Predicted 3D model of a 100-nucleotide RNA (Glycine riboswitch aptamer). Model confidence (mean pLDDT): 79 of 100. Its Rfam family is "Glycine riboswitch aptamer". Rfam links the family to the GO term glycine biosynthetic process.

[in-house]
């Protein structure tokens, strides 16, 4: 730098699923249903890397770790009316400094 990704801030959108029940009134605590979209767990094929086995040699067998990886799984955590909160997508300002 007619200024890429990223990342901050404000700001619009933006789903599920209970206004269960019980103690004792509550932002408490026990019990049952049930939801996935802060955050966490957990995940194959392929691919890549180090060792090992065969083999001139490529090429191919396995072990380990990385990668695939999230709006997927689980349901720890968080929620189940309104509000708030929300992954994610948009604009605006900042900040960053990529490619040429």
């Nucleotide at each position: 730098a007619u200024g890429a990704a990223g990342u901050a801030u404000g700001u619009g959108g933006g789903a599920g699923a209970g206004a269960g029940u019980c103690c004792g009134u509550u932002u408490g605590g026990g019990c049952c249903g049930c939801c996935g979209a802060a955050g966490g767990u957990a995940a194959a094929a392929g691919c890549u890397a180090c060792c090992g086995c065969c083999g001139a040699a490529a090429a191919g067998c396995g072990u380990u770790a990385g990668u695939g990886a999230a709006u997927u799984u689980c349901u720890c955590a968080g929620g189940c009316a309104a509000a708030a909160a929300g992954a994610c997508c948009g604009c605006a300002u900042g900040u960053g400094g990529a490619c040429a």